[in-house]
Context: one part of a larger RNA
RNA sequence: CGUAAGAAAUUUGAGCAGACCUGUCCUUAGUACGAGAGGACCGGGAUGGACGAACCUCUGGUGUUUCAGUUGUCGCGCCAGCGGCAGCGCUGAGUAGCUAUGUUCGGAAUAGAUAACCGCUGAAAGCAUCUAAGCGGGAAGCUAACUGCAAGAUUAGAUUUCUCUGGGCUUCGGCCCCUUAAGGACCCUCGGAGACGACGAGGUUGAUAGGCAGGAGGUGUAAGCGUAGUAAUAUGCUAGCUGACCUGUACUAAUAGUCCGUGAGG
Numbered sequence: 001c002g003u004a005a006g007a008a009a010u011u012u013g014a015g016c017a018g019a020c021c022u023g024u025c026c027u028u029a030g031u032a033c034g035a036g037a038g039g040a041c042c043g044g045g046a047u048g049g050a051c052g053a054a055c056c057u058c059u060g061g062u063g064u065u066u067c068a069g070u071u072g073u074c075g076c077g078c079c080a081g082c083g084g085c086a087g088c089g090c091u092g093a094g095u096a097g098c099u100a101u102g103u104u105c106g107g108a109a110u111a112g113a114u115a116a117c118c119g120c121u122g123a124a125a126g127c128a129u130c131u132a133a134g135c136g137g138g139a140a141g142c143u144a145a146c147u148g149c150a151a152g153a154u155u156a157g158a159u160u161u162c163u164c165u166g167g168g169c170u171u172c173g174g175c176c177c178c179u180u181a182a183g184g185a186c187c188c189u190c191g192g193a194g195a196c197g198a199c200g201a202g203g204u205u206g207a208u209a210g211g212c213a214g215g216a217g218g219u220g221u222a223a224g225c226g227u228a229g230u231a232a233u234a235u236g237c238u239a240g241c242u243g244a245c246c247u248g249u250a251c252u253a254a255u256a257g258u259c260c261g262u263g264a265g266g
Base pairs, nucleotide, nucleotide: 001152005163006162007161008160009159010158011157015149016148017147018146021049022048023047024046025045026044027043033038051106052105053104054103055102059100060099061098062097066093067092068091069090070089071086072085073084074083075082076081110144111143112142117137118136119135120134164265166177167176168175169174178263183260184259185258186257187203188202189201190200191199208253209252210251211249212248213247214246215245217242218241219240224237225236226235227234228233
C1' cells in the first nucleotide's frame, strides 16, 4: 500500500515445511519344513541404539559476590570489628535462571491409489494366454493421516461484535467552519518476550516493577558479652546473613495528558 467505510476478536485451509530410522531378546515353537544338521513365515510382547522435541522434579554443571573459611598488604587513630586490592585474591558450598551427561515424550496405527511382481475371468488365435474389454492382490516408496506455519491464497475467503447519520462555498481539482466515534498509539511500570521493532502483563476502578513483611531455598551457629585456658582456641546466650523464587501489602514509581483515527462509505 492492497484486500472498495473503519475497528476488535474468532476462524476455514489453497499451499508450504517438518517428521518418516533401526537392532536385540522372549513367545508362537524346537512347531511347519528337513534323513539329520539345522530351523522359520504369520502374529503377540519386552528392551535398546542413533536422531528429534519439550522441560528442570531427580542426578549433575554453571551460578563475577548468596553464605562461610582463609593468605598478603593498605586503610578506618589503636584492640576488637570491618572495608579496598591481589584472576570473583584463593578455597568450600550454593537459590533462581540457563543447561546435559538428567527427566518425559516422538517415529506409529489406519485408509486409498500404485511399482516390480502374483492372480481371476477372457478373446483376437475353437487351444493357450494376468489384458486386448473387465475384476482382484501387492512396498520402508506416493496421497492422506501426525506436528508447525499459512487469506499478499491479488481467486486477497468466512463468522461474530462494535462505531460514525453536520453546515457553507466551488473553477468540481478542492477549500473553510463545526465535529473527532469504535478503536489504536504516544508516554510510563515491567517480563514467561526480546538485538531493535515486535509479543505479552499492567498504568490508581492498580499488585506492573521497586521497597517492606512473612515464607521457601542457601550458608552453617554472626557481632557482643560471659565462662575455661598464659594463649591459639573451645563453649553458652543463638544463630546471623541472604541476588533472581512464592505469597501478601499502595510505602515509592506507573501522574497529568497528547496524538492518530471521522461525519454512512466505487